[in-house]
Small-subunit ribosomal RNA, 5' domain from an uncultured bacterium, 534 nucleotides, folded computationally. Its mean pLDDT, the model's own confidence on a scale to 100, is 85. The full RNA is in RNAcentral, with records from ENA and SILVA.
Context: one part of a larger RNA
RNA sequence: GGACGAACGCUGGCGGCGUGCCUAACACAUGCAAGUCGAGCGGGGACUUUGCGACGGACCUGAAGAAUUCGUUUGGAUGGGAAGAUGUAAAGUUCUAGCGGCGGACGUGUGAGUAACGCGUGAGCAACCUGUCCCUUACAGGGGGAUAACACAGCGAAAGUUGUACUAAUACCGCAUGAGACCACAGUGAGACAUCUCACAGGGGUCAAAGGAGCAAUCCGGUAAGGGGUGGGCUCGCGUCCGAUUAGAUAGUUGGUGAGGUAACGGCCCACCAAGUCGACGAUCGGUAGCCGACCUGAGAGGGUGAUCGGCCACAUUGGGACUGAGACACGGCCCAAACUCCUACGGGAGGCAGCAGUGGGGAAUAUUGGGCAAUGGGGGGAACCCUGACCCAGCAACGCCGCGUGAGGGAAGAAGGUUUUCGGAUCGUAAACCUCUGUCCUUGGUGAAGAGGAAGAGACGGUAGCCAAGGAGGAAGCCCCGGCUAACUACGUGCCAGCAGCCGCGGUAAUACGUAGGGGGCAAGCGUUGUCC
Numbered sequence: 001g002g003a004c005g006a007a008c009g010c011u012g013g014c015g016g017c018g019u020g021c022c023u024a025a026c027a028c029a030u031g032c033a034a035g036u037c038g039a040g041c042g043g044g045g046a047c048u049u050u051g052c053g054a055c056g057g058a059c060c061u062g063a064a065g066a067a068u069u070c071g072u073u074u075g076g077a078u079g080g081g082a083a084g085a086u087g088u089a090a091a092g093u094u095c096u097a098g099c100g101g102c103g104g105a106c107g108u109g110u111g112a113g114u115a116a117c118g119c120g121u122g123a124g125c126a127a128c129c130u131g132u133c134c135c136u137u138a139c140a141g142g143g144g145g146a147u148a149a150c151a152c153a154g155c156g157a158a159a160g161u162u163g164u165a166c167u168a169a170u171a172c173c174g175c176a177u178g179a180g181a182c183c184a185c186a187g188u189g190a191g192a193c194a195u196c197u198c199a200c201a202g203g204g205g206u207c208a209a210a211g212g213a214g215c216a217a218u219c220c221g222g223u224a225a226g227g228g229g230u231g232g233g234c235u236c237g238c239g240u241c242c243g244a245u246u247a248g249a250u251a252g253u254u255g256g257u258g259a260g261g262u263a264a265c266g267g268c269c270c271a272c273c274a275a276g277u278c279g280a281c282g283a284u285c286g287g288u289a290g291c292c293g294a295c296c297u298g299a300g301a302g303g304g305u306g307a308u309c310g311g312c313c314a315c316a317u318u319g320g321g322a323c324u325g326a327g328a329c330a331c332g333g334c335c336c337a338a339a340c341u342c343c344u345a346c347g348g349g350a351g352g353c354a355g356c357a358g359u360g361g362g363g364a365a366u367a368u369u370g371g372g373c374a375a376u377g378g379g380g381g382g383a384a385c386c387c388u389g390a391c392c393c394a395g396c397a398a399c400g401c402c403g404c405g406u407g408a409g410g411g412a413a414g415a416a417g418g419u420u421u422u423c424g425g426a427u428c429g430u431a432a433a434c435c436u437c438u439g440u441c442c443u444u445g446g447u448g449a450a451g452a453g454g455a456a457g458a459g460a461c462g463g464u465a466g467c468c469a470a471g472g473a474g475g476a477a478g479c480c481c482c483g484g485c486u487a488a489c490u491a492c493g494u495g496c497c498a499g500c501a502g503c504c505g506c507g508g509u510a511a512u513a514c515g516u517a518g519g520g521g522g523c524a525a526g527c528g529u530u531g532u533c534c
Stems, first nucleotide, its partner, number of pairs: 001534004006530005013404006019397002021362001026360003030357003035102003040099002043096011055084001059080002065074003109315003118240008128232002133228007141175001143173002151164005180207004185202001187200005211220003241287003248278003253275006260268001290312004294305004317338005340351004368394001370393003376390001377388004407437004417428004441475001442471006451461001478523005483504003489518005499506002
């Protein structure tokens, strides 16, 4: 000098873009962060329409009887019957607890552990897997038995749970078929890198399936197989911090045979056999640490770092375990144990913010319990759409970078005032006043986006940015330093005191080094100090 996820002191006008628990992987109140599909299924609820049944009776009809001036009046039986309300059945619309499907293995957070094929880089797998997606081929015949939901009965404070009976499916299970795949057998051909691999034909054995929507066309699905794509698994070469005041380490240890297990190779596991294997080219042990692209510095070589963003890994209170599944040994799944917290009727239960906010605590120190799915992306769905604290925005913080402003031109009686003085003056100083302007930012009013596309609709940000008009210099400058290094000097106070200080060093009566003032220098919405790295 540069840099910073910084902090502290003084100060603080605006905007854009970024960044923001480095400490306790400490404990967490509350809300939200993963759902979706009724076009898989049976129920249940709501609404509408229609049919039927028992009600209901507006209204119409008007018998017997009575009265009679014989014109009729009264009377209400009987029959029909609208509105309404209700039960039931069907159809339609809609909502949904449950069964079922897909997704909860992505996305998000953190860096505890890990010195390791963890990561980086380059190879290999004749030792492997891959849901959804794309292409191709073939197929989907006919049956069966259950079980949630619901109902009834019971237990429990609750969490929840038991029994009986019923029912459906794209849930489950046989049978048929077998382009084909797999298994063992024997055959031919080809290839390679030891075990081997590939192709072709043969007769055996095993193995499939599901429907839904629509008037239909058709669409969405199902099963088997091959290829591709994507994603993963495993192996190896090289590289990857400090300590020898850590020198020997190792019994599943090293290798073999066989069996098991895995998608797959392998002491991965097991039985037996052999006695190996690693190590001064640093084994083992101890300490420290996530790794990289990158970032900082430097002319470079190098040194340091691993925040934000991207890739990989590991973890999700601590330890262990498996289940489901294409994929997990699974942050917001399950089981067990432990610590902690909470509820309890004391019998028993519930929980996991290293998701987004937020709280306590720790700390020098790090933000809102905000808005929206409008965009991008993800899950589900045929779609409409639903969900999405991913994400996009807004809020807070000079935490950082960048930009702008705090006015411009004129103005000498060199005003007043301050400081200083050799009392003449000098200086602050064109600085101010005053005159003439301007309108960035600001205030008010008006207008008002892009971001939204291939039919339309849909904008959180946001009445934001931008534009127009008006107002008025009005509202906007500090911090550090002035002995040398190092740009910038005088006066007073103090008197080895009070104090300063990065180094040298100042201060004991004229201190350019302490404190204050005037002046000056530097940087500037910042300036200094501290810490760390080069």